[in-house]
RNA sequence: AACGAACGCUGGCGGCGUGCUUAACACAUGCAAGUCGCGUGCGCGGUUCACGAACUUGUACGUGGAUGGGCGCACGGCGCAGGGGGGCGUAACACGUGGGCACUCUGCCCUCCGAUGGGGAAUACUCCCGCGAACCGGGGGCUAAUACCGCAUAACAUUCCGAGGACUUGGGUUCUUGGAUUCAAAGCAGUGAUGCCUGUGAGGAGGAGCCCGCGCCCGAUUAGCUAGUUGGUAGGGUAACGGCCUACCUCGGCAAUGAUCGGUAGCUGGUCUGAGAGGAUAAUCAGACACACUGCAACUGAAACGAGGCCCAGACUCCUACCGUAGGGAACGCUGGGGAAUCUUGCCUUCUGGGCGAAAGCAUGACCCAACGACGCCGCGUGGGGGAUGAAGCUUUUGCUAGUGUAAACCCCUUUUCACUGGUAAGAAUGCACGCAAGGGAGCGACAGUACCCUGGCAAGAAGCCCCGGCUAACUACGUGCCACCCGCCUCGGUAAGACCUAGGGGGCCAGCGUUGUUCGGAAUUACUGGGUGUAUAGGGUACUUAUGCGGUGCGACAAGUUGGGAGUGAAAUCUCUGGGCUUAACCCAGAGGCUGCUUCUCAAACUGCUAUGCUUGAUUGUGACAGAGGCUCUUGAAAUUGCAGGAGUAGCGUUGAAAUGCAUGUAUAUCUGCAAGAUCACCCGAGAUAUGGACGAACAGCUGGAUCACAAGUGACGCUGAGGAACGAAAGCUACGCUGAGCGAACAGGAUUAUAUACACUGGUAGUCCUAGCACUAAACGAUCAUGACUUGCGGUGACGACCGUUCGGACGUCUCCCGGAGCUAACGCGUUAAGUCCUGCACCUGGGGAGUACGGUCGCAGACUGGAAGUCAAAGGAAUUGACGGGGGCCCGCACAAGCGGUGGAACAUGUGGUUCAAUUCGACGCUACGCGAGGAACCUUACCUGGUUCGAAAUUCUUAUGACCAGCUGUAGAAUUACGGCUUUCCUUCAAGAGACAUGAGUCUAGGCGCUCCAUGGCUGUCGUCAGUUCGUUCCGUGAGGUGUUGGGUUAAGUCCCGCAACGAGCGCAACCCCUGCACGUAGUUACUACUCGCAAGAGAGGACUCUACGUGGACUGCUCCGGAUAACGGAGAGGAAGGUGGGAAUGACGUCAAGUCCGCAUGGCCUUUAUGUCCAGGGCUACACACGUGUUACAAUGCAGGGUACAAACCGUUGCCAACCCGCGAGGGGGAGCUAAUCGGAUAAAACUGUGCUCAGUUCGGAUUGCAGUCUGCAACUCGACUGCAUGAAGCUGGAAUCGCUAGUAAUGGGGAUCAGCUUGACGCCGUGAAUACGUUCCCGGGCCUUGUACACACCGCCCGUCACAUCACGAAAGUGAGCUCACCUAGAAGUCGCCACGCUAACCGCAAGGGGGCAGGCGCCCAAGGUAUGACUCAUGAUUGGGGUG
Repeated sequence: AACGAACGCUGGCGGCGUGCUUAACACAUGCAAGUCGCGUGCGCGGUUCACGAACUUGUACGUGGAUGGGCGCACGGCGCAGGGGGGCGUAACACGUGGGCACUCUGCCCUCCGAUGGGGAAUACUCCCGCGAACCGGGGGCUAAUACCGCAUAACAUUCCGAGGACUUGGGUUCUUGGAUUCAAAGCAGUGAUGCCUGUGAGGAGGAGCCCGCGCCCGAUUAGCUAGUUGGUAGGGUAACGGCCUACCUCGGCAAUGAUCGGUAGCUGGUCUGAGAGGAUAAUCAGACACACUGCAACUGAAACGAGGCCCAGACUCCUACCGUAGGGAACGCUGGGGAAUCUUGCCUUCUGGGCGAAAGCAUGACCCAACGACGCCGCGUGGGGGAUGAAGCUUUUGCUAGUGUAAACCCCUUUUCACUGGUAAGAAUGCACGCAAGGGAGCGACAGUACCCUGGCAAGAAGCCCCGGCUAACUACGUGCCACCCGCCUCGGUAAGACCUAGGGGGCCAGCGUUGUUCGGAAUUACUGGGUGUAUAGGGUACUUAUGCGGUGCGACAAGUUGGGAGUGAAAUCUCUGGGCUUAACCCAGAGGCUGCUUCUCAAACUGCUAUGCUUGAUUGUGACAGAGGCUCUUGAAAUUGCAGGAGUAGCGUUGAAAUGCAUGUAUAUCUGCAAGAUCACCCGAGAUAUGGACGAACAGCUGGAUCACAAGUGACGCUGAGGAACGAAAGCUACGCUGAGCGAACAGGAUUAUAUACACUGGUAGUCCUAGCACUAAACGAUCAUGACUUGCGGUGACGACCGUUCGGACGUCUCCCGGAGCUAACGCGUUAAGUCCUGCACCUGGGGAGUACGGUCGCAGACUGGAAGUCAAAGGAAUUGACGGGGGCCCGCACAAGCGGUGGAACAUGUGGUUCAAUUCGACGCUACGCGAGGAACCUUACCUGGUUCGAAAUUCUUAUGACCAGCUGUAGAAUUACGGCUUUCCUUCAAGAGACAUGAGUCUAGGCGCUCCAUGGCUGUCGUCAGUUCGUUCCGUGAGGUGUUGGGUUAAGUCCCGCAACGAGCGCAACCCCUGCACGUAGUUACUACUCGCAAGAGAGGACUCUACGUGGACUGCUCCGGAUAACGGAGAGGAAGGUGGGAAUGACGUCAAGUCCGCAUGGCCUUUAUGUCCAGGGCUACACACGUGUUACAAUGCAGGGUACAAACCGUUGCCAACCCGCGAGGGGGAGCUAAUCGGAUAAAACUGUGCUCAGUUCGGAUUGCAGUCUGCAACUCGACUGCAUGAAGCUGGAAUCGCUAGUAAUGGGGAUCAGCUUGACGCCGUGAAUACGUUCCCGGGCCUUGUACACACCGCCCGUCACAUCACGAAAGUGAGCUCACCUAGAAGUCGCCACGCUAACCGCAAGGGGGCAGGCGCCCAAGGUAUGACUCAUGAUUGGGGUG
């Protein structure tokens, strides 16, 4: 885009078309083929005339004549072979197209020629008599014809025998002429003229039959088929040719250009689609075909093997009195059934057509119309104009904002259409009566009172369907919560869904809109036009060869292909163009074009072809050389291995990562000599040679194939390819009781390794490996690249051979070979004169993955090989390249990463956190590194979020209304655990001050508050980690089809993408570094509370000073600056000088792009959801502090580098008025009393500790260690019971240096004391401060983490990846299977209805002959050939089913 469609929702009108695609299933009822009286017989009835008798005009009856075919039954003629229907069968001369018939027929119709004489015998109907239920039917009698039968006549007819001419040849045809032979008929109408009908013949038109060329579906898992088969002779038969049929003879005919067989199907004009070529299709219309319940057969006829005819058989249905009998819708309607699905049991002969008739006319479910169906196409309408207070409603939103929307309402206008009123067609002319004719006249309409026209009037009666994530035009809200659903593909839905549902809005089409189905297109996705095969699917394992296809060059002839022109045909309709008719269009009409084809005539001769004759370049032969692991056979040899024998010799050998098994005191291994056996062939030996490929290595000899070069002698296209065919074909394997068997070595055994180890490595070891004779026929049989030929840049170049010039080097040629590379090609990788470039020719192969190289079938085979599917299923599978990530890949480099050291943890007790358990609650969060002394920098109440019990508009905030005038605060009463509830006493402010209003407070109501409730996977912000690792990007350019690359890689160097050099890159951003702070040196400035060289004082201190220390501002200083060496003359590195400090001086802060949906809604903020006498608030008590246990982080120890108790010295930083608290007094002590000083360089906290000095302890569970417990206390605080810290006395647990494992630290570092924060009180934690003050680093192999380059990848959620197979379960399709059932079919046998034909015909018999007898002819009947249904037995094929079984797909 289309449709004979169907389904869902919806539906106003008209025109034109169209309507059982399924059961060629079965059919009730009605109707679809009759007509002619101008062919004929009979009966009935009508009209009219006359007569008869009866009776009143008149009627009825009867008889006769005339008339008219009005009705009926028959004979006869023509028609019934047309029209109409459906498509079973058919793969065929069925159809289409073009020819032929010299091989034919033809009723009705047309033209022409002539003819129609004279006789005969019957019969239907009907009447009579039987039979039968019925359908039907028998016998007898009568009768007519255009029915039937002889006779006459007749040729341009038929048949036969002749003669002559013309034309064709493959038979033959035709004309003229002679003779013989055979065959006709019917009448009717009319007064008549005449007309019609009939018969013979010759032509025509139209129709039919037969023959031929070409075209015409799928399957080779159908390869051979055929005996009337192929041809001939003779005969029969037919309208006619022919094996069409029969007899005889012959052995032929068809087939890989697909016979035969199987499946499917009616063919065509056309129709749909497509740019076309094609593909699909075969409704309506049209042409030819075949069919009529199924099967066989003939009759009649001009034509049939006919079905609205007959006979027979079968199935089904109806009737029956059970003997019998009737029927055939795939005509039109209708019914049932089937189905997703397809109409009225309509009207008329008006038109057109055909039948009969002289005609009028009759019949016509053909046809013309109407009815039904939106089934299709086309046309029209459902209103038009104005109208903003942008109404209401609905939807949406932070917000009356926005949308629906001029849409509506409202005003004006119109009336197509619909419904009424009135009118009213065309389609109609033949024909008929009159008339000599011209002519004029009467009549005929199914549709239909329809189309159309008119009258008056009303916006009145008339809009839906689908869609809105992308493809694809159109977006929001609510609901739902991987549910319910949607889905053409990708996919959507797991609490903020533009994808589901609903609503608002929007988009598209519109009396329709969607869905489903089917066809073509897109699809160059079967490629003729117009594809491919190195790696994506695809080159056969290799060569040889048959058929086929293709084929060098000159000249001549021919004209099959080819090309130009002419003729015929290509039905009509359809299609295209033009014009015309319906108001338009659809539709219809006319003209032109086209129908791309076939046939035929003719011109041409370039190309192909055919033919004739040449040529030498292709091919091949010859002569002469030459290389080689080319093949086969024979002979000979060499080292090594193993075995055997002997010598000598002793304890191990052998093997491995390390071992063991194994061998060995019966003498091994190692060593020497000799012998034997089998297999192999070192060096030479190479990306070398040969060979078609598989393949082929010792030497000599023999036989033998091909290649190459030189010469240019011979032949003269002899060539290329190659379906089928046959040959060869690695390794493994098979056969043979084969030969052999040294080494190696599947299977197997043992010992190891390992979680396992049916493996790798080890020790043994059988088939096999070798030879002979056969089979097998496959490989990643690979260059994953078929063969031949031609052409196309390389002064690149490896290796081999030959020959030439030249001979020192070298140059150029032929054949083969290797690496690189240009153009070109390629998806890219890559190929690139050895093409994967540009072409010719031939063959083979491919068409998504998987199923599957499987099943079934076939061929061959011992196994197996070759050929080779389908169903169910998936939306991918695959190639090349890119960026990452990863690797028990590689290279380079770094880090307390390892190593080297020091000290710990893991064992004990306790502290603290976590898990688990428990509990009314043990609030919550954090979970590898990066949770676990974490949030918490401090849970007795509070905190507090948890639990139990109590309370309720609120503890705090806002708007409005209303009431009160107080509220607060103080004192106080009752109840209660308290919050709280109810009370008592005291008790407002501002203002023009009366009212009122305002402020404030309380009570009530309202809007709301509140929430440590949920979601960090809705978020902001902040933080952790990789990681203070050196990376991460951008602009422009360039490269690539692209993803991307380049820069950023490379050579050096650095802590560093730090710097230098190079470079298709040039620059730049964020990071690095530096700038900032602390500290180390010096200087300047400034000196109080700090300092003291100076003075005074016993001291406290005072004065003085600005030197020193110190304090806190500023400045300087360090930059590889200098020297030497290395390096590339660079960057930089090494050493050194100077310097307080040297190569970043040390430290802190500072954290790129990003990763982990990392952490946090319980810091804060915040969307959504949830809650509102509760999940909010307040209060009391309890809990977070539990305790079998497990883990993390710490503290104290286990002791002598120690402990205890003495003496004595030296810090930094920090804090202090609700505070730090001195002196002094009391207490063993915690502490108490006390109160000076200090808002701090002034006073206080405040004694630093280790160290040093000297005393005791002497290796012990202790003078170590301090847990636990008892008693007595102190302090803080409303309050130390659950549940604080501290003191004293007493008690004195485990623990004697810690398994596997594991942590920190590289220098002022590791190891020991003081301070503040939080805080009423409470620290072994965390944070910062100072003193003393080590050990070690060879080095980068390994472990961990990281950076750069490179490589492989089937990974991209990125190795914590991906992924294979079994098993279990569910489900789907398929295969096998003892069989079972059904269908179809070849051949054999049997059977034999009806019927034609043939023979017989003794029975019967009108026409002719005969005087007669009889004859001729005909018929019944009988027999025979053929033959349908049916039957017996055996096969082939197909389908279905089958216990069980096999693999496969999916989950």
Small-subunit ribosomal RNA from an uncultured bacterium, 1451 nucleotides, folded computationally.
The RNAcentral record of the sequence draws on ENA and Greengenes.
Its mean pLDDT, the model's own confidence on a scale to 100, is 82.
Rfam family: Bacterial small subunit ribosomal RNA.